[in-house]
RNA sequence: UGAUAGAGGCGCGGCCGACAUCAGUAGCCCCGGAAAAGCGGCGGGAACCGCGGGGGGGAAAGGGGAGGCCGCCGAAGAGUGCCGGACCUUCCCGGGCGGGCAACUCUGGGCCGACGGAGAACAUCCGGCGGACUGUCGCGUAAGCGGAGCGCUGUCA
Numbered sequence: 001u002g003a004u005a006g007a008g009g010c011g012c013g014g015c016c017g018a019c020a021u022c023a024g025u026a027g028c029c030c031c032g033g034a035a036a037a038g039c040g041g042c043g044g045g046a047a048c049c050g051c052g053g054g055g056g057g058g059a060a061a062g063g064g065g066a067g068g069c070c071g072c073c074g075a076a077g078a079g080u081g082c083c084g085g086a087c088c089u090u091c092c093c094g095g096g097c098g099g100g101c102a103a104c105u106c107u108g109g110g111c112c113g114a115c116g117g118a119g120a121a122c123a124u125c126c127g128g129c130g131g132a133c134u135g136u137c138g139c140g141u142a143a144g145c146g147g148a149g150c151g152c153u154g155u156c157a
Stems, first nucleotide, its partner, number of pairs: 001157006009073001011072006019064001028056004038051004042094006076107005081101003085097001088095001108134002111131003115127004136147004
């Protein structure tokens, strides 16, 4: 250097998933109503529509999910770029969501914390940062310190 087999542990990803939440919300039906402030239709501007009273019945998607199964140990996640997509009343400008492509960059791993982003959400997810821990290698008598998965360990050439 190449090939191959492995290890880390609240380890990673995918699928299924009762149920909770979303929400007594949306839409629907009945009755009522002269109008307005105001509220809603992702954010801003303009236009438009609905609500702006009561009653009846009443969801779903996205997100979560104990546990199980499968594939795994750059597992995987994220950022930047390019090309499509659906939806959010209409137009203009933005924003988020989801799919694909290839290259580069960042992160050893989970946990906790505050912050930022996504989200209906105090759920949950993502991000870098801080903290202790943990695996690994290096330095050191030791206490301890440092590095990064392009790493580490075994075997073969």
A computed fold for a 157-nucleotide RNA from a bovine gut metagenome, annotated as Lysine riboswitch aptamer. The model forms 93% of the base pairs in the Rfam consensus. The sequence is in RNAcentral, with records from MGnify. Its mean pLDDT, the model's own confidence on a scale to 100, is 80. It matches the Rfam family "Lysine riboswitch aptamer". Its family is annotated with lysine biosynthetic process in the Gene Ontology.